Model confidence (mean pLDDT): 83 of 100. The RNA shown here (SAM riboswitch aptamer (S box leader)) has 115 nucleotides and comes from a Paenibacillaceae bacterium. Rfam family: SAM riboswitch aptamer (S box leader). Rfam's curators write: The SAM riboswitch is found upstream of a number of genes which code for proteins involved in methionine or cysteine biosynthesis in Gram-positive bacteria. Gene Ontology term of the family: regulation of gene expression.
RNA sequence: UUCUUAUCAAGAGUAGGCGGAGGGACUAGCCCGAUGAAGCCCGGCAACCGGCACAGCUUCUGUUGUGUACGGUGCUAAUUCUUGCAGGAGCCAUAGAGCUUCUGAGAGAUAAGGG
Numbered sequence: 001u002u003c004u005u006a007u008c009a010a011g012a013g014u015a016g017g018c019g020g021a022g023g024g025a026c027u028a029g030c031c032c033g034a035u036g037a038a039g040c041c042c043g044g045c046a047a048c049c050g051g052c053a054c055a056g057c058u059u060c061u062g063u064u065g066u067g068u069a070c071g072g073u074g075c076u077a078a079u080u081c082u083u084g085c086a087g088g089a090g091c092c093a094u095a096g097a098g099c100u101u102c103u104g105a106g107a108g109a110u111a112a113g114g115g
Base pairs, nucleotide, nucleotide: 001115002114003113004112005111006110007109008108013042016041017040018039022032023031024030026084028082029081043076044075045074048072049071050070051068052067053066054065055064056063057062080107085104086103087102088101089100090099091098092096
């Protein structure tokens, strides 16, 4: 850097410390921020992979489920904050490149595995 698979409506400090102005991937919005952003540390959440424990299945081998949270990540405003493409349904007598809503795709994020 790319491919595959899985997940993305739950959860996690309403004065923790350092730090100082930015941040929410991108577009368009809409938000968060000196009652302090990013980042780092600590704390916390979750349980994808490994470990460990128990149970089921299994001929060896292994495999499935549950638990734990020891190791490797990850996450810790708002649904992945909404949206960007396609389709369905509904609304409106200023009928539209309109509004509302649903489904799928795309994009993105994370994990595990492969090139």